RNA sequence: CCAGGGGAUCGGGCGGCCGCGGCCUCGCGAGAGCGGGUCGAGGAAAGUCCGGGCUCCACGCAGCAACGGUGCCGGGUAACGCCCGGCGGGCCGGAAAGCUUUUUCCGGUCCAGGGACAGUGCAACAGAAAGCAGGUCGCGCAGGCUUCGGCCCCAAGUCUUCGGAUGCGUGAUGGUGAAAGGGUGGGGUAAGAGCCCACCGCGGCCCCGGCAACGGGCGCCGGCACGGCAAACCCCACCGGGAGCAAGACCGAAUAGGGACGGCGGCCUGCUGCGGCCUAGACCGUCCGGGUUGGUUGCUAGAGGGGCGCAGCAAUGCGCCUCCCAGAGGAAUGGUCGCCGAUCCCCGCCUUAGCCUUGAGCGACGGGAGGGGGGAACAGAACCCGGCUUACAGAUCCCCUGGCACU
RNA sequence: CGGGGAGUGGCGCAGCCUGGUAGCGCAUCUGCUUUGGGAGCAGAGGGUCGCAGGUUCGAAUCCUGUCUCCCCGACCA
Numbered sequence: 001c002c003a004g005g006g007g008a009u010c011g012g013g014c015g016g017c018c019g020c021g022g023c024c025u026c027g028c029g030a031g032a033g034c035g036g037g038u039c040g041a042g043g044a045a046a047g048u049c050c051g052g053g054c055u056c057c058a059c060g061c062a063g064c065a066a067c068g069g070u071g072c073c074g075g076g077u078a079a080c081g082c083c084c085g086g087c088g089g090g091c092c093g094g095a096a097a098g099c100u101u102u103u104u105c106c107g108g109u110c111c112a113g114g115g116a117c118a119g120u121g122c123a124a125c126a127g128a129a130a131g132c133a134g135g136u137c138g139c140g141c142a143g144g145c146u147u148c149g150g151c152c153c154c155a156a157g158u159c160u161u162c163g164g165a166u167g168c169g170u171g172a173u174g175g176u177g178a179a180a181g182g183g184u185g186g187g188g189u190a191a192g193a194g195c196c197c198a199c200c201g202c203g204g205c206c207c208c209g210g211c212a213a214c215g216g217g218c219g220c221c222g223g224c225a226c227g228g229c230a231a232a233c234c235c236c237a238c239c240g241g242g243a244g245c246a247a248g249a250c251c252g253a254a255u256a257g258g259g260a261c262g263g264c265g266g267c268c269u270g271c272u273g274c275g276g277c278c279u280a281g282a283c284c285g286u287c288c289g290g291g292u293u294g295g296u297u298g299c300u301a302g303a304g305g306g307g308c309g310c311a312g313c314a315a316u317g318c319g320c321c322u323c324c325c326a327g328a329g330g331a332a333u334g335g336u337c338g339c340c341g342a343u344c345c346c347c348g349c350c351u352u353a354g355c356c357u358u359g360a361g362c363g364a365c366g367g368g369a370g371g372g373g374g375g376a377a378c379a380g381a382a383c384c385c386g387g388c389u390u391a392c393a394g395a396u397c398c399c400c401u402g403g404c405a406c407u
Numbered sequence: 408c409g410g411g412g413a414g415u416g417g418c419g420c421a422g423c424c425u426g427g428u429a430g431c432g433c434a435u436c437u438g439c440u441u442u443g444g445g446a447g448c449a450g451a452g453g454g455u456c457g458c459a460g461g462u463u464c465g466a467a468u469c470c471u472g473u474c475u476c477c478c479c480g481a482c483c484a
Stems, first nucleotide, its partner, number of pairs: 001403010012340007020040005026035003042378001046389002049387005054244004060274006067240005072086005087113001088111010114235002119233002121229002138170004143152003158165002182200006201224001202222004206217004248297004258288006265278003290483003304323008344373004349368003354362002356359001408480007417433004427464001435451005457473005
């Protein structure tokens, strides 16, 4: 310098004119209003996917069930399905050893990552066989004695038209499949096979390290499966009452203290227990009919922003200083002009790897200096906050990996 | 602003819960029938299951994200 990845910050600037919304113990005005001052979108205000605050359901407490959610370990937090650190596994890259596909180490990246010896279930097609293991092509075996009745041996030793059929043993190899029940090498055998052995792998116990997940062990035991799917039911552990600012509170106006059906006990889905509240009515629920389309509040100073210091690997916490930063109603935050402007687009000039027609030649990619054009992405608060996710032109800075060049 | 639901041939729907070849009706096309048309009969074509990613051997179906469409919700008495 180039390419890729990660993180942080910003996300057009300045000025003139015109305009919009909120507020003001400002000025003028009888008032309507006018003037002045001040504040006026975001990193996602979005999706509404999680977690809270707040409010109501009269207030609940305990247990069980149902329903929903979360899921390695530790920490952070008001809380979380979020964040940080660690562990384990998958994939990719590099290095070393061994020596030809393994081991170790380093780095990056991804993981909804509890349990498949509690139980139920699923595996289409293909294939001989799909959870019980099974037996297709193959491979191996068919003997000995005899008084011919049999006997011995054995895994089995049958029939024959002599091609084979059948039986027994076996499960390496080939084939099917997503998956075929440890791997490699050697011994062994009729042929074979953890049948036996060595190494690797696996399971159990023990020891050591770690808060733990887990890791290590020339410690012991076991020949060796116990397969996959729980983003299938389920089991285990933990968490969760429901609704939402159109929640709710107050004032005012208007109409018909009207109708039908259901309930008599109701009070957070069911049951149990305990305490409590209202209770036959201007009661409660659903539907029909009637009226209004007003005001105030909730409402914005908050788990708030910025800076510094300390603790911590970090998330984060603590302390000090400082700042006040939209609160409207279907909803303001804009328009225009001038100057400047990032990538971006176009134009010729210089340069050149190369080309052949060897010339004052042509010339790709790239580079250099210059001129012109164009003029900024996604998007808009509606009770508030912490996260996640999604959208986003471009700019700056930092870190990591790889490549090239130079020192 | 808040809450709920649905996307499957041209149209209307089923299948999704419990994963294994995507189906039904109408419509379209071809043939038969008819003098011709309609109706009827026989047959055929047509679907990336809104889109993207994940789980799984395998996804219309399960999970996550996203897009589009639809419905409901004011107060008083």
This is a predicted complex of two RNAs, RNase P RNA and transfer RNA, with 484 nucleotides together. Rfam match: Bacterial RNase P class A. By type it is a ribozyme. About the family: Ribonuclease P (RNase P) is a ubiquitous endoribonuclease, found in archaea, bacteria and eukarya as well as chloroplasts and mitochondria.